Background: Model confidence (mean pLDDT): 82 of 100. Predicted 3D model of a 77-nucleotide RNA (transfer RNA) from an Ardenticatenaceae bacterium. Taxonomically the source falls in Ardenticatenaceae (Bacteria, Bacillati, Chloroflexota, Ardenticatenia). Its Rfam family is "tRNA". Rfam describes the family as follows. Transfer RNA (tRNA) molecules are approximately 80 nucleotides in length. Rfam links the family to the GO term triplet codon-amino acid adaptor activity. By type it is a transfer RNA.
[in-house]
């Protein structure tokens, strides 16, 4: 250098086959239990969908630039 996957809540991870309300789990937070504490159970919070443009009535999902992390080729030394 060149080619593949990947980026989404604090974390692991969906979101319907080219687009039509951003979700679960866990974690925390408050509550119900309990002598207290931990389980269970109930409830609340928590997004710049890696960044910047495009397309489009509408974009996490389509183009495009460009960052990052992993893999693969492959060059110098």
């Nucleotide at each position: 250098a060149g080619g593949a996957a990947g980026g989404u809540a604090g974390c692991u991870c969906a979101a319907u086959u080219u687009g039509g309300c951003a979700g679960a789990g866990c974690a925390a937070c408050g509550g119900u239990c309990u002598c207290c504490a931990a389980a269970a159970c109930c409830g609340u919070a928590g997004g710049u969908u890696g960044c910047a443009g495009g397309u489009u009535c509408g974009a996490g999902u389509c183009c495009u630039g460009u960052c990052c992390u992993u893999c693969c080729u492959g060059c110098c030394a």